[in-house]
Molecule: Lysine riboswitch aptamer
Organism: uncultured Eubacterium sp.
RNA sequence: GAUAGAGGUUGCGCGGGUCAUCAGUACACUGCCGGAUGCAGCGGCUGCAGGAGAUGUCAGUGGAAAGGGAGACGCGCCGAAGGAGCCGCCCGGCCGCAGGCGCGGGUCCUGGGGCCGGGCCGAACAGGUCCGGAACUGUCAUCGGCAGAUGGAGCGCUAUC
Numbered sequence: 001g002a003u004a005g006a007g008g009u010u011g012c013g014c015g016g017g018u019c020a021u022c023a024g025u026a027c028a029c030u031g032c033c034g035g036a037u038g039c040a041g042c043g044g045c046u047g048c049a050g051g052a053g054a055u056g057u058c059a060g061u062g063g064a065a066a067g068g069g070a071g072a073c074g075c076g077c078c079g080a081a082g083g084a085g086c087c088g089c090c091c092g093g094c095c096g097c098a099g100g101c102g103c104g105g106g107u108c109c110u111g112g113g114g115c116c117g118g119g120c121c122g123a124a125c126a127g128g129u130c131c132g133g134a135a136c137u138g139u140c141a142u143c144g145g146c147a148g149a150u151g152g153a154g155c156g157c158u159a160u161c
Base pairs, nucleotide, nucleotide: 001161002160003159004158005157008078011077012076013075014074015073018070019069027062028061029060030059031058033056037049038048039047040046041097042096043095044094045093081110082109083108084107086105087104088103089102090100091099111137112136115133116132117131118130119129120128121127139152140151141150142149143148
C1' cells in the first nucleotide's frame, strides 16, 4: 500500500408503500350576535377584502395537508454516518429585521447504542439536537499471576498478501 472483516437483539443511512398521530384542528358554506377594521412572520410601504357588513362570538353542515413518528420490506454500508456553528447562494409583493425547506465551501466534535437532568426545535408525553452526569459495550496501549485497574481514539483495530 491492497484485500477481507468485527463492534450492535434499536449498529448507520436511503427509498417507496401502509398505518397511527397531527385533528374534528386549519379551512369552506349557512344562520344568530355584533358594528369597523382585517390579511400578507414583525415594522414601514404597497396591494387585497370590508356598512352589499370586517376582525370577532355562538351554533350547524362538511372537513384536510405538510413536517415529524412506527413496525415490516427493499437497497447501500461499518466515518457506516451524524451534529454544531460560520460564510455564500436561494425563499418570500419591495426595503430592513427575523426565520428557513434547499444547495455549496471551510472549521470543530463524535468508537457504539441506551438512561438521568437541563436548554432549544416540535401539535405532542413521539422524535431530534446541544450541554452535563453515572453506567454498559467493543477496540488498542500500559500495569498485573489472575480477577481487574488506568488511559487513548475510528486518519483506529484484527487477519491475509